The RNA shown here (SAM riboswitch aptamer (S box leader)) has 117 nucleotides and comes from a soil metagenome. Its Rfam family is "SAM riboswitch aptamer (S box leader)". Its Rfam clan is "SAM clan". Rfam describes the family as follows. The SAM riboswitch is found upstream of a number of genes which code for proteins involved in methionine or cysteine biosynthesis in Gram-positive bacteria.
[in-house]
RNA sequence: CUUAUCCAGAGAGGCUGAGGGACCGGCCCGUUGAAGCCUCGACAACCUGACCAUUUCAUGAGUCAAGGUGCCAAUUCCGACAGUAGGAUAACAAUAUCCGAGCAACUGGAAGAUGAG
Numbered sequence: 001c002u003u004a005u006c007c008a009g010a011g012a013g014g015c016u017g018a019g020g021g022a023c024c025g026g027c028c029c030g031u032u033g034a035a036g037c038c039u040c041g042a043c044a045a046c047c048u049g050a051c052c053a054u055u056u057c058a059u060g061a062g063u064c065a066a067g068g069u070g071c072c073a074a075u076u077c078c079g080a081c082a083g084u085a086g087g088a089u090a091a092c093a094a095u096a097u098c099c100g101a102g103c104a105a106c107u108g109g110a111a112g113a114u115g116a117g
Stems, first nucleotide, its partner, number of pairs: 001117006011040005019029003024079003041072001043070001046068002048065004052060003076111001081108004086099005
């Protein structure tokens, strides 16, 4: 850089001792022990392997396993950018221009994380 996924799932012990949830805002978690490291365990099924199916030398919408990763508070914790509200004017209308809340919801994006390349 490309691509797929991100509303599911799954924690105990030891060392240590104040931060952590990427960044900003919010809201949370934390001396009833944060982050980090170690041990064991769990979850999941991206890659991988076996089978199966299609078909044809690849594909997957399937089943099983768990070797390589990953992961085990809160939807990626929520928002952050754009559109969808509403108002005014013009217009038969479609629509166009301007103003504009930025609370909620939805959609898309950005950023990030992880896998594969």
Of the family's consensus pairs, 94% are formed in the model.